The RNA shown here (transfer RNA) has 78 nucleotides and comes from a Deltaproteobacteria bacterium. It was read from a public genome assembly. The coordinates come from a structure-prediction model, not an experiment, and the mean pLDDT is 83. The organism belongs to Myxococcia, within Bacteria. It matches the Rfam family "tRNA". By type it is a transfer RNA.
RNA sequence: GGGGUCGUAGUUAAGCCUGGUUAUAACGCCGGCCUGUCGAGCCGGAGGCCGCGGGUUCGAAUCCCGUCGACCCCGCCA
Numbered sequence: 001g002g003g004g005u006c007g008u009a010g011u012u013a014a015g016c017c018u019g020g021u022u023a024u025a026a027c028g029c030c031g032g033c034c035u036g037u038c039g040a041g042c043c044g045g046a047g048g049c050c051g052c053g054g055g056u057u058c059g060a061a062u063c064c065c066g067u068c069g070a071c072c073c074c075g076c077c078a
Base pairs, nucleotide, nucleotide: 001074002073003072004071005070006069007068010027011026012025013024020058029045030044031043032042033041051067052066053065054064055063
């Protein structure tokens, strides 16, 4: 330098292919119930500019382009 995969809540992932009402789950966090206390269990809640920018569209996490980062493969130089 060329190609590929990935980036979504604090963490790990699903959803992307095939666009559509409020983006889903587990763990963690906060509050309540329960318990002599903790844990477990039950109920409720907060938490996301879907890496970033742009485009297409009535509508984009999803399609297209650019770009950044991580990893892998190939090539070049030494």